[in-house]
Parts: sequence; structure tokens; C1' cells
RNA sequence: ACGGGCGUAGCUCAAUUGGUAGAGUGUCGGUCUCCAAAACCGGUGGUUGGGGGUUCGAGUCCCUCCGCCCGUG
Repeated sequence: ACGGGCGUAGCUCAAUUGGUAGAGUGUCGGUCUCCAAAACCGGUGGUUGGGGGUUCGAGUCCCUCCGCCCGUG
């Protein structure tokens, strides 16, 4: 330099054909316990890497930039 993949909650990851973003874990509070852990109940979570475009509607499609990984020379 070229080709391919990935980027979503603090962390690990989902999200069907474009239809209005969720789980686990963490964290906070409570129940239980002499206390704690475990268990159970409730709460808490997001500019979907940045910018632009298409669309009634974009995490998803298109362009561009940034970062990481793999490959080719």
C1' cells in the first nucleotide's frame, strides 16, 4: 500500500427481512442472617467509534475518517 473482519451499557455479548436497542455480569437498595457470603426481589444503566448521505423510519444500507485484529506483497 492492497484485501477481509470487528467497534452496541463499566465488562462479555445479543438484536431475524431496515420498524423505534436487550441479556448476563457489575453496581446501588431491600428481604434473609448474630454478621457476612450465597439465594431471592427491586432499582441503575447507551450520542450503537466520529461525521455525512439514503429512507416515513438506520445498530442494520451507502460514502468518508479513526482505532483494533487477520491476510497478501
Molecule: transfer RNA
Organism: Cyclonatronum proteinivorum